Description
This is a predicted structure of a 398-nucleotide RNA (Bacterial RNase P class A) from a Pseudomonadota bacterium. Taxonomically the source falls in Pseudomonadota (Bacteria, Pseudomonadati). It was read from a public genome assembly, where an Rfam model found it. The coordinates come from a structure-prediction model, not an experiment, and the mean pLDDT is 79. Rfam family: Bacterial RNase P class A. From the family's description: Ribonuclease P (RNase P) is a ubiquitous endoribonuclease, found in archaea, bacteria and eukarya as well as chloroplasts and mitochondria.

[in-house]
């Protein structure tokens, strides 16, 4: 310098005018709210989906177990997580490289992907195709050693002859039977490859590779890796089938919850019964109810609060590979409630289109996705354009 990959950041800028809204101060009305003036704050990286985890609040709650749900390689981080960081193993694979005429094959950096515990506890499943899909199997094919059958030629004997009988040979075909190498099917066919062996074959035997082991050693906290020993190879795949094991999990949510509290109706208490009505009761007294006054309490409308100072943000230092943690200093950064955060204009920047004498000019777009509602950590999804950094490979120079 080029290419690739990953991570982080920004999200048009400035100014003027007119509005909306929170807070503070001042003034005026007034009666605690309203108006005016000044100052100052006013959307996001996702405010979204509401998928996961927590704070906070109310309710429930001895402990243990069952049921149900979630998670699941190892280590770390965290308030917690299904998140993040680092590592291990596996899979796929671009560039570069190697081979090749090519097609392509091998290898495959940084980086990508993996619900990545258990299939040797049990139950069940494996579509289509295929002979056979887990007690392996036999369609084509190979063999037919062994036991038969048929054909063929050879030798011997007999017969005038056609031919018959006997014998050995092992040529050909085939039945029983043997095989699982090759073909073919499939996502998957019961180790691979080479040699020996055989009638043909086969871990049947051997070398190498692979595989298995609850074995040994070394390294590592561990997952695991490497080496050795043993074993001819068993134990196909799938647990995002049931299931087993381990860990975790009470329910509901700011419309949670708390406080103040009208009018009307109803409730309770005390008092008044002067007049009256009704009931006990035919009369008197008394009592009760209706009635009147005062007070209390519940609840509705409405208002206040919860409500934004927090697992907060920024710089620096220290520890850590990192996620992250600790410390010093500094900062305060929306708080609406039928729901504010907007509108117009100018200049600059950007994008698109047209024209161009390549100097620019003109027009359009107000400019990606999008809009807080108790707060926070994540994940996922949407997103015009731009900036920065790290890593890997290659080239050149020193």
């Nucleotide at each position: 310098g080029a290419a690739g990959u990953c991570c982080g950041c920004c999200a048009g800028g400035c100014a003027g005018c007119c509005g909306c809204u929170g807070u503070g101060c001042g003034c005026g009305c007034u009666g605690c709210g309203c108006g005016c003036g000044c100052a100052u704050g006013g959307a996001g990286g996702a405010a979204a989906g509401u998928c996961c985890g927590g704070g906070c609040c109310c309710c429930a709650u001895a402990g243990a177990g069952c049921a149900g749900g979630a998670u699941g390689c190892c280590g770390g981080c965290u308030a917690a997580c299904g998140g993040c960081c680092g590592g291990g193993c596996g899979c796929a694979g671009c560039a570069a490289g190697u081979c090749g005429a090519a097609a392509g094959a091998c290898c495959c950096a940084a980086g990508g992907c993996g619900a990545c515990a258990g299939a040797a506890a049990g139950u069940g499943g494996c579509a289509c195709a295929g002979a056979a899909a887990a007690c392996a199997c036999a369609c084509c094919g190979c063999c037919g050693a062994u036991g038969g059958u048929c054909c063929g030629g050879c030798c011997g004997g007999c017969g005038c002859g056609a031919g018959c009988c006997g014998g050995a040979c092992g040529g050909g075909a085939u039945c029983a039977g043997g095989c699982a190498a090759g073909g073919g099917u499939g996502a998957a066919a019961a180790g691979g490859c080479g040699g020996g062996g055989u009638a043909a074959g086969a871990g049947c035997c051997c070398a190498c590779c692979g595989c298995a082991g609850a074995c040994c050693g070394u390294g590592g906290c561990a997952a695991c890796a490497c080496g050795g020993c043993u074993g001819g190879c068993a134990c196909g795949c799938a647990a995002a089938a049931c299931c087993u094991c381990a860990u975790c999990c009470g329910g509901g949510g700011c419309a949670a919850g708390g406080c103040c509290a009208a009018a009307u109706a109803g409730g309770g208490a005390a008092g008044c019964c002067a007049u009256g009505g009704c009931g006990c009761u035919g009369c008197u007294c008394g009592c009760g109810c209706c009635g009147c006054u005062u007070c209390c309490g519940g609840g509705u409308a409405g208002g206040c609060u919860g409500c934004u100072a927090g697992a907060g943000c920024g710089c620096c230092g220290c520890g850590g590979c990192a996620a992250c943690g600790c410390g010093u200093c500094g900062c305060c950064c929306a708080g609406a409630g039928g729901a504010a955060u907007g509108g117009c204009u100018g200049c600059c920047g950007g994008g698109c289109a047209g024209c161009u004498u390549c100097g620019g000019c003109u027009g359009c777009c107000g400019c990606a996705c999008a809009g807080a509602a108790c707060c926070c950590g994540g994940c996922u999804u949407a997103u015009c354009g731009g900036c920065g950094g790290a890593c890997u490979u290659c080239c050149a120079c020193u």